[in-house]
RNA sequence: GGAGUCGGCCGGACAGCCGCCGCGCGCACGCGGGGAGGAAAGUCCGGGCUCCACAGGGCGAGGUGCCAGGUAACACCUGGGCGGCGCGAGCCGACGGAAAGUGCAACAGAGAAGAGACCGCCGAACGGCGCCCUCGGGCGCGCGUGGCAAGGGUGAAACGGUGCGGUAAGAGCGCACCGCGGCGCCGGCAACGGCGACGGCACGGCAAACCCCACCUGGAGCAAGACCGAAUAGGGGUGCGAUGGCGUGGCCCGCGCCGCACCCGGGUUGGUCGCUGGAGCUGGCGCGCGAGCGUCGGCCUGGAGGAAUGGCUGUCGGGCGCGCGCGGCGACGCGCGCGUCGCACAGAACCCGGCUUACAGGCCGACUCCGCCU
RNA sequence: GUGGGCGUAGCUCAGUUGGUUAGAGUACCGGAUUGUGAUUCCGGAUGUCGGGGGUUCGAGUCCCCUCGCCCACC
Numbered sequence: 001g002g003a004g005u006c007g008g009c010c011g012g013a014c015a016g017c018c019g020c021c022g023c024g025c026g027c028a029c030g031c032g033g034g035g036a037g038g039a040a041a042g043u044c045c046g047g048g049c050u051c052c053a054c055a056g057g058g059c060g061a062g063g064u065g066c067c068a069g070g071u072a073a074c075a076c077c078u079g080g081g082c083g084g085c086g087c088g089a090g091c092c093g094a095c096g097g098a099a100a101g102u103g104c105a106a107c108a109g110a111g112a113a114g115a116g117a118c119c120g121c122c123g124a125a126c127g128g129c130g131c132c133c134u135c136g137g138g139c140g141c142g143c144g145u146g147g148c149a150a151g152g153g154u155g156a157a158a159c160g161g162u163g164c165g166g167u168a169a170g171a172g173c174g175c176a177c178c179g180c181g182g183c184g185c186c187g188g189c190a191a192c193g194g195c196g197a198c199g200g201c202a203c204g205g206c207a208a209a210c211c212c213c214a215c216c217u218g219g220a221g222c223a224a225g226a227c228c229g230a231a232u233a234g235g236g237g238u239g240c241g242a243u244g245g246c247g248u249g250g251c252c253c254g255c256g257c258c259g260c261a262c263c264c265g266g267g268u269u270g271g272u273c274g275c276u277g278g279a280g281c282u283g284g285c286g287c288g289c290g291a292g293c294g295u296c297g298g299c300c301u302g303g304a305g306g307a308a309u310g311g312c313u314g315u316c317g318g319g320c321g322c323g324c325g326c327g328g329c330g331a332c333g334c335g336c337g338c339g340u341c342g343c344a345c346a347g348a349a350c351c352c353g354g355c356u357u358a359c360a361g362g363c364c365g366a367c368u369c370c371g372c373c374u
Numbered sequence: 375g376u377g378g379g380c381g382u383a384g385c386u387c388a389g390u391u392g393g394u395u396a397g398a399g400u401a402c403c404g405g406a407u408u409g410u411g412a413u414u415c416c417g418g419a420u421g422u423c424g425g426g427g428g429u430u431c432g433a434g435u436c437c438c439c440u441c442g443c444c445c446a447c448c
Base pairs, nucleotide, nucleotide: 001370002369003368004367005366006365007364008363009362010361012316013315014314015313016312017311018310020035021034023032024031025030037345041356042355044354045353046352047351048350049221050220051219052218056253057252058251059250061217062216063215064214065213066080067079068078069077070076081095082093083092084091085090096212097211101210102209103206104205118152119151120148121147122146125145126144127143128141129140130139131138132137160178161177162176163175164174165173179201180199181198183196184195185194186193187192225273226272227271228270235264236263237262238261239260240259244258245257246256247255280299281298282297283296284295285294286293287292317343318341319340320339321338322337323336324335325334326333327332375447376446377445378444379443380442381441384400385399386398387397393431402418403417404416405415406414424440425439426438427437428436
């Protein structure tokens, strides 16, 4: 100097005028102080909270899926294992089970799961044909019965791979190494790893196909729910009536309540609470590799509710476009001038922890590789 | 806030248990028929299966993320 990897952060600043919503003081009116985000988003997970039995049993359904830890909990996070990618820093992984069962594999191909012979290799054995002969047999052909799966070929995938021996040719047929399998010992909490001897291969793929195994999940959601007020009228119809109806989910049991549900038509559709101090933010110390935990101190930081957090202007900053100048081989960078943009993505709706997605432009730190110079 | 459905040719829709090259009607183009046009007949072209990623030998179909549209619920 170039090319990258990981982590963190900012994402306009200041001022003037006019407003909006809470809080505090005075309470006519004013004063003081506060007022969107890292994702407030998607609503994909997990919890708190509230009601229905402080949630129970069974079936069903759904989810999670290497191991350990963190946590209120998780599908999240941290650390580790294994596999894959990268020279590397690092990154990625829905990563239980295919020797419980069922199923699937189009086309091509001989054969697609206890399979198979198209081309091919062989001539050991039996038969045939030919030749030789010392009549016992020998040699040849590859014609039939046969033996084989090395090589070719098909396919996404061909029933262990490579090499040596072996053989008529071959073949785990034998051996060595690798793979695989269960066994023993050692290390580790574990996933798993290392070593040793054994087994001649039996056990191919797909579970984001059904399924099996282990674990988890009751349902609904702040329009939950509680209180006050207003209105009122009660009527008509249907169903069932204690082996019935409703509360509650898909069902059954159980539990609770008992005239209940639905339809037609009618009335009211206001207020308060829930509602923001919380698994809160932050500094030190201790423990831990880390996620995080403990302890001490400090801080208060939106609560609207058809819905506040805004509008206008100025200066600076920034983006974009054009022109000029300078530097550079170039991509481009810097400076000046003019025009333009209120200026990336985006707007809380009960509250938290995550994940995912969107994001103009910019800053900081750590590390890796390559080239050159000293 | 809660739940559900849809997206395939210009338009309206099929697409089975994942399987070779995704179809139908209509519209479009060319030809025949006719004096001309319509009708009819013959032939033809037409897809980023809303987008991205994954599983698989193979994805319109299965899974995840995402975009758009529609519906129901005090």
Molecule: RNase P RNA; transfer RNA
Organism: uncultured Lysobacterales bacterium